[in-house]
The prediction has a mean pLDDT of 82. This is a predicted structure of a 130-nucleotide RNA (FMN riboswitch aptamer (RFN element)) from Peribacillus cavernae. NCBI's taxonomy places the organism under Bacteria, Bacillota, Bacilli, Caryophanales, Peribacillus. The model forms 100% of the base pairs in the Rfam consensus. Rfam family: FMN riboswitch aptamer (RFN element). Rfam links the family to the GO term FMN binding.
RNA sequence: UUCGUCCUUCGGGGUCGGGUGUAAAUCCCAACCGGCGGUAAUGAAGCAAUUCUAAGCCCGCGAGCCUUAACCGGCAGGAUUUGGUGAGAUUCCAAAGCCGACAGUAUAGUCUGGAUGGGAGAAGGACAGU
Numbered sequence: 001u002u003c004g005u006c007c008u009u010c011g012g013g014g015u016c017g018g019g020u021g022u023a024a025a026u027c028c029c030a031a032c033c034g035g036c037g038g039u040a041a042u043g044a045a046g047c048a049a050u051u052c053u054a055a056g057c058c059c060g061c062g063a064g065c066c067u068u069a070a071c072c073g074g075c076a077g078g079a080u081u082u083g084g085u086g087a088g089a090u091u092c093c094a095a096a097g098c099c100g101a102c103a104g105u106a107u108a109g110u111c112u113g114g115a116u117g118g119g120a121g122a123a124g125g126a127c128a129g130u
Base pairs, nucleotide, nucleotide: 002129004127005126006125007124008123009122010121017029018028019027031110032109033100034099035061036060037059038058043052044051045050056098057097064075065074066073080096081095082094083093084092102113103112104111
């Protein structure tokens, strides 16, 4: 330094206030939240090489179900425009929008439950190899 095997630890947030109603954190008004990896014209450090950092709606992954001894595989499940700057932006700036598994229950991203579970992955360590 790289790949492989193994071990340990870590690994998700959110209905203020009001309306209707017998009943709603589920409807209506309104409020609030944004997992993981990648990408980058952001920001920061450095003389520089370079390093760190930046997307819910760009690419991909994860939680559910089916199948399998397991891996693999299949199914389900979501969303962005306009303006600005510029050589270049779905990522910057501004504005206005939009989305959110399954089961339960007055119809749920936010409650309860499967779940003291699983998990994309992250950090550290051991062994082996170059």